Record summary:
This is a predicted structure of a 1502-nucleotide RNA (small-subunit ribosomal RNA) from an uncultured prokaryote. Model confidence (mean pLDDT): 83 of 100. Its Rfam family is "Bacterial small subunit ribosomal RNA". Gene Ontology terms of the family: ribosome and structural constituent of ribosome. RNAcentral holds the sequence, with entries from ENA.

[in-house]
RNA sequence: AGAGUUUGAUCAUGGCUCAGGACGAACGCUGGCGGCGUGCUUAACACAUGCAAGUCGAACGGAAAGGCCCUGCUUUUGUGGGGUGCUCGAGUGGCGAAACGGGUGAGUAAUGCGUAGGAAUCUGCCUAGUAGUGGGGGACAACAUGUGGAAACUCAAGCUAAUACCGCAUACGCCCUACGGGGGAAAGCGGGGGAUCUUCGGACCUCGCGCUAUUAGAUGAGCCUGCGUGAGAUUAGCUUGUUGGUGAGGUAAAGGCUCACCAAGGCUACGAUCUAUAGCUGGUUUGAGAGGAUGAUCAGCCACACUGGGACUGAGACACGGCCCAGACUCCUACGGGAGGCAGCAGUGGGGAAUAUUGGACAAUGGGCGCAAGCCUGAUCCAGCAAUACCGCGUGUGUGAAGAAGGCCUUAGGGUUGUAAAGCACUUUCAGCAGUGAGGAAAAACUUAAGAUUAAUAACCUUAGGUCUUGACGUUAACUGCAGAAGAAGCACCGGCUAACUCCGUGCCAGCAGCCGCGGUAAUACGGGGGGUGCAAGCGUUAAUCGGAAUUACUGGGCGUAAAGCGCGCGUAGGUGGUUUGGUCAGUCGGAUGUGAAAGCCCUGGGCUCAACCUGGGAACUGCAUUCGAUACUGCCUGACUAGAGUGUGGUAGAGGGAAGUGGGAUUCCGGGUGUAGCGGGGAAAUGCGUAGAUAUUGGGAGGAACACCGGUGGCGAAGGCGGCUACCUGGACCGGUUCUGACGCUGAGGUGCGAGAGCGUGGGGAGCGAACAGGAUUAGAUACCCUGUUAGUCCACGCCGUAAACGAUGAGAACUAGAUGUUGGGGGGCAUGUCCCCUUUAGUGACGAAGCUAACGCGAUAAGUAGACCGCCUGGGGAGUACGGUCGCAAGGCUGAAACUCAAAGGAAUUGACGGGGGCCCGCACAAGCGGUGGAGCAUGUGGUUUAAUUCGAUGCAACGCGCAGAACCUUACCAGGGCUUGACAUCCUGCGAAUUUUCUAGAGAUAGAUUAGUGCCUUCGGGAACGCAGUGACAGGUGCUGCAUGGCUGUCGUCAGCUCGUGUCGUGAGAUGUUGGGUUAAGUCCCGUAACGAGCGCAACCCUUGUCCUUAGUUGCCAGCGAGUAAUGUCGGGAACUCUAAGGAGACUGCCGGUGACAAACCGGAGGAAGGUGGGGACGACGUCAAGUCAUCAUGGCCCUUACGACCUGGGCUACACACGUGCUACAAUGGCCGGUACAGAGGGCAGCAAUACCGCGAGGUGGAGCGAAUCUCAGAAAGCCGGUCGUAGUCCGGAUUGGAGUCUGCAACUCGACUCCAUGAAGUCGGAAUCGCUAGUAAUCGCGAAUCAGAAUGUCGCGGUGAAUACGUUCCCGGGCCUUGUACACACCGCCCGUCACACCAUGGGAGUUGGUCGUGCCCGAAGUAGGUAGUCUAACCGCAAGGAGGACGCUUACCACGGUAUGGUUCAUGACUGGGGUGAAGUCGUAACAAGGUAACC
Repeated sequence: AGAGUUUGAUCAUGGCUCAGGACGAACGCUGGCGGCGUGCUUAACACAUGCAAGUCGAACGGAAAGGCCCUGCUUUUGUGGGGUGCUCGAGUGGCGAAACGGGUGAGUAAUGCGUAGGAAUCUGCCUAGUAGUGGGGGACAACAUGUGGAAACUCAAGCUAAUACCGCAUACGCCCUACGGGGGAAAGCGGGGGAUCUUCGGACCUCGCGCUAUUAGAUGAGCCUGCGUGAGAUUAGCUUGUUGGUGAGGUAAAGGCUCACCAAGGCUACGAUCUAUAGCUGGUUUGAGAGGAUGAUCAGCCACACUGGGACUGAGACACGGCCCAGACUCCUACGGGAGGCAGCAGUGGGGAAUAUUGGACAAUGGGCGCAAGCCUGAUCCAGCAAUACCGCGUGUGUGAAGAAGGCCUUAGGGUUGUAAAGCACUUUCAGCAGUGAGGAAAAACUUAAGAUUAAUAACCUUAGGUCUUGACGUUAACUGCAGAAGAAGCACCGGCUAACUCCGUGCCAGCAGCCGCGGUAAUACGGGGGGUGCAAGCGUUAAUCGGAAUUACUGGGCGUAAAGCGCGCGUAGGUGGUUUGGUCAGUCGGAUGUGAAAGCCCUGGGCUCAACCUGGGAACUGCAUUCGAUACUGCCUGACUAGAGUGUGGUAGAGGGAAGUGGGAUUCCGGGUGUAGCGGGGAAAUGCGUAGAUAUUGGGAGGAACACCGGUGGCGAAGGCGGCUACCUGGACCGGUUCUGACGCUGAGGUGCGAGAGCGUGGGGAGCGAACAGGAUUAGAUACCCUGUUAGUCCACGCCGUAAACGAUGAGAACUAGAUGUUGGGGGGCAUGUCCCCUUUAGUGACGAAGCUAACGCGAUAAGUAGACCGCCUGGGGAGUACGGUCGCAAGGCUGAAACUCAAAGGAAUUGACGGGGGCCCGCACAAGCGGUGGAGCAUGUGGUUUAAUUCGAUGCAACGCGCAGAACCUUACCAGGGCUUGACAUCCUGCGAAUUUUCUAGAGAUAGAUUAGUGCCUUCGGGAACGCAGUGACAGGUGCUGCAUGGCUGUCGUCAGCUCGUGUCGUGAGAUGUUGGGUUAAGUCCCGUAACGAGCGCAACCCUUGUCCUUAGUUGCCAGCGAGUAAUGUCGGGAACUCUAAGGAGACUGCCGGUGACAAACCGGAGGAAGGUGGGGACGACGUCAAGUCAUCAUGGCCCUUACGACCUGGGCUACACACGUGCUACAAUGGCCGGUACAGAGGGCAGCAAUACCGCGAGGUGGAGCGAAUCUCAGAAAGCCGGUCGUAGUCCGGAUUGGAGUCUGCAACUCGACUCCAUGAAGUCGGAAUCGCUAGUAAUCGCGAAUCAGAAUGUCGCGGUGAAUACGUUCCCGGGCCUUGUACACACCGCCCGUCACACCAUGGGAGUUGGUCGUGCCCGAAGUAGGUAGUCUAACCGCAAGGAGGACGCUUACCACGGUAUGGUUCAUGACUGGGGUGAAGUCGUAACAAGGUAACC
């Protein structure tokens, strides 16, 4: 410090997710030791049991228990009496506790906390000082005797002490005061003691501890103030003791704290009140910081103690282990009544994912009491449990290659685990056993000495020394010895992020997953193995938190199009503000002082072997307060200024606004004339109007609405908006020169006004247009688009509504920052008069453009640039601008405005493609123009379907379907039925036997089985070997079994279309662009020109084959002109080498030449010559790529599967089936023809298991026979259409030949299923073919025959060959396909795309809902426990007064006020629940349509 994820890719926006840290944690797997911390976050739920607060006999009366002494009884354990006070139960009293310590965080958003201050207070014990401590009195417990009660406990009368209680005296200081005066206190106890006195107890003296009053301090506590300390405005008003005053009461103390009276205030947008939540802080955690989150342990403060209320006591409480009352709960009960409060320490139940022992000790530290010893102390110190956190240590070290074995992988060679192990040599931390053994201990007590005090050598106190003793932890830490590698390693991960890879299993299953995403038969992503990586006594997961996140932006973000500028003005509060003088010092800056507790963090020392941990010092605590200074800037006060703003004055332009009048044209309607059959409407029609006279045309009239031309990115207005003309009323702007005011300015939360259209209310008006509606069309449907008609409405007046894609998607205002150009309204100037023109200035309004900005597009003085002030708004998509609440509205609805849930994206700009019922240019038998077909018939053939035991398999739009198959009777053959084989039909290796091989017979459908016969080979080193056959064993063979979506190879297709790319450079943030676009041209990215491109490659073309002309060479089997010979005839023969031909090599054609066009180019048009002319014709040749195109059944091949079968063999059957549908063909339907007779002319091929002549036989297929020929020689082999002649005469025919009967031929082991051909007979459909559709541009179509491959036989198919031989192309509008440029896009699996809504189903959360059940908060009224305060004289009454009567005072009782709980009525708010219901979300393959994205087929949207 970043990374992953939206896309085909890119940039930016934006969310989600990850890597880091931290934890009072929990869960899973695992677990050696020690140190040091920590440990109910949930039910402030309920609690059994034990303990957690006592102590003092030196305050008191005393003696229940124990001890000691004396004594009685008793056999004894024992028991009675007296004394003592060692000690002490119970009691009085004091202090303490109960107000500390310990626990918890329910309540509390301020009666709290933090920080800084303040004045009107109290303070036990403690410290210091001052003054005292005199003299009396009356009781009550205990105790003993009775009463009641189950108990708790209680009552009555009786005795008694005090440091308990109450008077009296005294009063320095204290309190009150009217300043005269008045008031108020106490307690003793203990130690020691010389003199004196004595009732022998003491008095007295002294010391110590106490007590009283008071002053001061210290400590603690109470009160008040400023500032700070969370959320919600879908909580906007709250308050009546409320705010203040006067007086009184009350308190320790100020104060409405309380009361009476008076006034009507007080708080609040700087957030009152209300609601929900929450103890606050030092700190902790994270972060670079600023911030964020948090408030366990430790420390400070607060609050609470079963829930609510109350007071008492006291220095201190409204009191955790106190009291009273009410309530809930639990327990005891004799039913009458009582007892209790673990949020103390342990512990139990419960809740929960989850949190420990009913331990030891007061040894230390601290606390209470006490003179002290000491006692108490679940505070505390320790131990136990828990890897719960942090820190440290160990589980061994060295050597060791045969790189062992085993595992795993493998290309089978090897690699890896791995120096790892074993082996050898060492060490012994920790744990174990044994021993030694610190420190935590200081005191206290006793004693000695000195000092202080005293009358005192006593006692007490202080200091110093000595003696003696105190440890829970503890089997302490540490150290030493012993033995032995001995007792000690796991967890997660390995697709990317993110370090780490392979095999097997599984097969969208099981599963994984933090995000993206893996898994559908080769998974580095699931599960296991091996290996590796990371951390390590731990490792992972989960929850919550900070970071990354600049993703709430103070530091540090944005708002044209991504989320985001209010529709526009005016203006309040607020914020902010021109130049200058003086003052002030609030802000600001600096210094000092106080404070900012300790701990913690940081720095630096020290102590545990180190560390964690502990400890000393420092710094820091960024803050607050006080005080002293500075005065530039801001503020405030004051004086001035004119540049901002305004005002007066003179002009200018304008659809600015309001209201009144008025004009012409057009539409429509009414009425008259002319006139006749249609009009109207549309893609085409129809509805509609019209013979009752329309439309058309011509006069007249009525009425409403809107204002052609001018008219213009022209004008005006804040926006919405404003358009005939005239006058009236009125707002604003601009220009010129200048007067005055003197900052009066800008912005603007709330507020208020304006605000298109539609809509609403009332009343008018209504020509045209025109939602809804009706009709007609269109359509599968058409509640639409189109047409006909027409109502609200549109218009006017008044009143509402308050919204728009109210847009420049750009808030308003001011300043600054290049140019060049158009236009509107003003001003000035120049040249000199034109209807000019030019320069300049100002206010608008446009289009370019520099710098700069921007993600890009773009903006660019009218900023989206630069900087500053103010307002509004945004924070992922959906849910949703929805629900609820509030508010406005007559309503429609507007404004404000969530959450649950769900997704990992949604969105912007630009790029490359693809696509468009977008555009432009161009091409192609693409259309058109033609010729001939298919689709109808019969047959052939292939396919689908069906059938079947099987009808083997594959190919399926173009680009499957006479395709694989260049040829299924058996074979082929892969399929089916049946029969038989198992190392196999085929290959290699091993062993044994046999040569190999062959004859015949039997059984069987055959495979096969059995018997039988002949034969004895070749090489040899004599061991044997080679080939072959049989048998055996196991390795293996075999598979047309699966996967063409694992593959190679081959092929089809776009397409013989003209395209597809690269290097360098340049442009762009980038994907990419440029080049390759543009102007011409071409069949062509062919060539030329231009050009930020310059070059190059694969394609095009050419090079290759063939054909067309000529030449040269050669001359047999081919040829025959001339010469000769011969025949009935024929190159037949001699011969010839001219010609044809054959087959080798050359020539030829290149826009080369001429003219024109073009840009002087490329090129095109025409012409000449030429056999051929503009690639002459044809072929081979197929760029980058597309279609997961086809083929595992040509072949090869990975993986999987079968192995007495999915292998191999045999016989028979099937692939040939047949209601039907489709493709491709053949033959026809006839006279351009059929039939008969005669007659002519090819090319290219084949031939030895072959082609076969002459001859003979058969009507014929063919047969017999076999000359010749491995072929320019022989043969297949008669070419046919054509031509000549005849016949038929338009008919189902002398057309057509299917089908069927009969008879044959050939091939073959065999023609039944199932061959071809021949003859005789038969003679079907069919008379030119619907919608639709195919081929072809010249030697082509059409037509005619011939040959070949395959092949025993079997072509209408396929591949070739020649003969005859046309028509048409104006042209590119349209259909189809393609190329280039451009445009739009929400597509990128790319339009066979994407995608919307209803309905149906499942699930989820949520709104409404008759209501229902709780909680909580108000308000009115009733009730009124305990308690306190006031009143009262009903009852009682020790101390004081009084001679007494009685009084003072007190207690009880009664009563008044306040008040908890409770009751009742009513309202608000909130959680839950509810038949039914609303929409929403999610969910591989449901229904209906097709709304959007292209002009999305009616442009879309608000």